[in-house]
């Protein structure tokens, strides 16, 4: 320098263009003499940034940024 992949709660992953889900973590409660385990309830992401298309975008398009891979 060229090409490709990925980017979503604290963490790990989902989501045919139609109100972003699950697990874990965390908080509270139940259970216990206490802790752990288990169970119940709840909190938490305007989806990497900025534009465009669309009635509607995490999703499609463009340009960036970050990380990783391949080539030179």
């Nucleotide at each position: 320098c060229g090409g490709g992949a990925u980017g979503u709660g604290g963490u790990g992953u989902a989501a045919c263009g139609g109100u972003a889900a699950c697990a874990u973590a965390c908080a509270c409660g139940a259970u216990u003499c206490g802790g752990g385990u288990u169970c119940g309830u709840g909190u938490g992401a305007c989806u990497c940034u900025g534009g465009g298309u669309u009635c509607a975008a995490a999703u499609c398009c463009c340009a960036g940024c970050a990380u990783c891979c391949c080539g030179a």
A computed fold for a 72-nucleotide RNA from Candidatus Roizmanbacteria bacterium RIFCSPLOWO2_01_FULL_40_14, annotated as transfer RNA. Model confidence (mean pLDDT): 82 of 100. NCBI's taxonomy places the organism under Bacteria, Bacteria candidate phyla, Candidatus Roizmaniibacteriota. Its Rfam family is "tRNA".